Model confidence (mean pLDDT): 76 of 100.
Bacterial RNase P class A from a Pirellulaceae bacterium, 385 nucleotides, folded computationally.
Its Rfam family is "Bacterial RNase P class A". Gene Ontology terms of the family: ribonuclease P activity, dimeric ribonuclease P complex and tRNA processing.
Of the family's consensus pairs, 95% are formed in the model.
The gene name in the source record is rnpB.
The sequence is in RNAcentral, with records from ENA.
The source organism's lineage runs through Bacteria, Pseudomonadati, Planctomycetia, Pirellulales and Pirellulaceae.
[in-house]
RNA sequence: GAAGUUGGUCAGGCAACCGCUGACUCGCAUUUGCGGGUUGGAGGAAAGUCCGGGCUCCGCAGGGCAGGGUGGUCGGUAACGCCGACCGGUCGCAAGAUCAGGGAAAGUGCAACAGAAAGGAUACCGCCGAUCGCUGCAAUUCGUUGCAGGGAUUGGUAAGGGUGAAAUGGUGGGGUAAGAGCCCACCAGCAGCCGGGGUGACUCGGCUGGCUCGGUAAACCCCACCCGGAGCAAGACCAAACAGAGAGGACGUGGCGGCUCGUCACAUUUGACUCUCGGGUAGGUCGCACGAGGCCGGGAGCAAUUCCGGUCCCAGAUAAAUGGUUGUCACACCACCUGGAUUCCAAGUGGUGAACAGAACCCGGCUUAUCGACCAACUUCCCCU
Numbered sequence: 001g002a003a004g005u006u007g008g009u010c011a012g013g014c015a016a017c018c019g020c021u022g023a024c025u026c027g028c029a030u031u032u033g034c035g036g037g038u039u040g041g042a043g044g045a046a047a048g049u050c051c052g053g054g055c056u057c058c059g060c061a062g063g064g065c066a067g068g069g070u071g072g073u074c075g076g077u078a079a080c081g082c083c084g085a086c087c088g089g090u091c092g093c094a095a096g097a098u099c100a101g102g103g104a105a106a107g108u109g110c111a112a113c114a115g116a117a118a119g120g121a122u123a124c125c126g127c128c129g130a131u132c133g134c135u136g137c138a139a140u141u142c143g144u145u146g147c148a149g150g151g152a153u154u155g156g157u158a159a160g161g162g163u164g165a166a167a168u169g170g171u172g173g174g175g176u177a178a179g180a181g182c183c184c185a186c187c188a189g190c191a192g193c194c195g196g197g198g199u200g201a202c203u204c205g206g207c208u209g210g211c212u213c214g215g216u217a218a219a220c221c222c223c224a225c226c227c228g229g230a231g232c233a234a235g236a237c238c239a240a241a242c243a244g245a246g247a248g249g250a251c252g253u254g255g256c257g258g259c260u261c262g263u264c265a266c267a268u269u270u271g272a273c274u275c276u277c278g279g280g281u282a283g284g285u286c287g288c289a290c291g292a293g294g295c296c297g298g299g300a301g302c303a304a305u306u307c308c309g310g311u312c313c314c315a316g317a318u319a320a321a322u323g324g325u326u327g328u329c330a331c332a333c334c335a336c337c338u339g340g341a342u343u344c345c346a347a348g349u350g351g352u353g354a355a356c357a358g359a360a361c362c363c364g365g366c367u368u369a370u371c372g373a374c375c376a377a378c379u380u381c382c383c384c385u
Stems, first nucleotide, its partner, number of pairs: 001381010012329007020041009043356001047367002050365005055231004067227005072086005087101001088099004102222002107220002109216002124161002126157007134149006169187006188212002190209008235286004244277005252266005293312008331353006338346003
């Protein structure tokens, strides 16, 4: 310098003007309000709602069945299907990536096409033997015999060919009619035993056994472990109007009377009005912003993470605020021009671009979307010293 791998950070800055919203505060109105000031106001994913937890209500003696989920080991955590480290398989020269990574010598099922055959089965071509015809040649004691070729029937074989994603281990030798772990040596795998290392997954070494056993479980299934349900429209409180229940109870008309108070009578009881009650609709308040919290420093640990100390308070809307315009600076690209120099760099001018997206109870993850910029560690190759 080129090509890569992994992890992390940022997600334009400043100013002016016009707006929106929470909290506090001042003034004016006081019935909600209006105006001013100070201060706070989206994200790395706020998203999908896939997984886990907090919180809330309901349910719950205990056990089992059904159903769902998870699946190497050891750790981390409130918990997880997440994360870290390690082990094993696969891919990559490597840094690294990736795996739904328990069980296929419990049972059942499945495997298109091709192929003889897809599971304890079989033989298409081929190879080999036996028996019986045929043809040719040779010999002949003319009865036959031998050799070669081809055919039929039957048997052996799985070395070789061929099919397939996959066909019963590989190489060499012995053996055989031809062959075959049929036998032997070495190699590979498997099983059992022993020993070393590791908490463990696992790994290293030795011995024994010809043991050579197909694939598939995000197919049924088996094994181990986990799981009660619904969700902030949870839930708690206040509470109009209308309707309901209960209690009180007139206004009015008439008599006494100048008037009022008072009192009597009548009528109303299918009752104005007032009060109370329960449920709880509209609406409002809380839940609801101090939290498994951020930042800094230190300790433990390879790490995930955790402990201690200090410090900070950091959105809370409810038809839903967090915005818009302009200028300028920074960034990227393009064009023109100038200079150095050569197809690169620098300055200037002009233009264009700047993503994905938007809190709604909160938190931990995963997944998906994303213009670009930067940082760190590492790998491979090339060049120079």